Background
The RNA shown here (transfer RNA) has 73 nucleotides and comes from a Silvanigrellales bacterium.
RNA sequence: GACCGCAUCGUCUAGGGGUCCAGGACACCGCCCUUUCUCGGCGGCGACGCAGGUUCAAAUCCUGCUGCGGUCA
Numbered sequence: 001g002a003c004c005g006c007a008u009c010g011u012c013u014a015g016g017g018g019u020c021c022a023g024g025a026c027a028c029c030g031c032c033c034u035u036u037c038u039c040g041g042c043g044g045c046g047a048c049g050c051a052g053g054u055u056c057a058a059a060u061c062c063u064g065c066u067g068c069g070g071u072c073a
Base pairs, nucleotide, nucleotide: 001072002071003070004069005068006067007066010026011025012024013023018056028044029043030042031041032040049065050064051063052062053061
């Protein structure tokens, strides 16, 4: 330098145009339980890398950029 793939809560991930308000697990916070802690129960908090485009509607499709990984040179 060319090409391919990936980017979603703090972490791991589901979702591949509308079905819901982006779901789950762990973590964190609060309450209950307990003499206390652990365990358990209930609730809360928390995310679509950035910019543009297509569309009535984009996390999802397209383009560019950024970052990461890979193959080739």
Annotation
The sequence was found in a public genome assembly. Its Rfam family is "tRNA". Its family is annotated with triplet codon-amino acid adaptor activity in the Gene Ontology. It is annotated as a transfer RNA.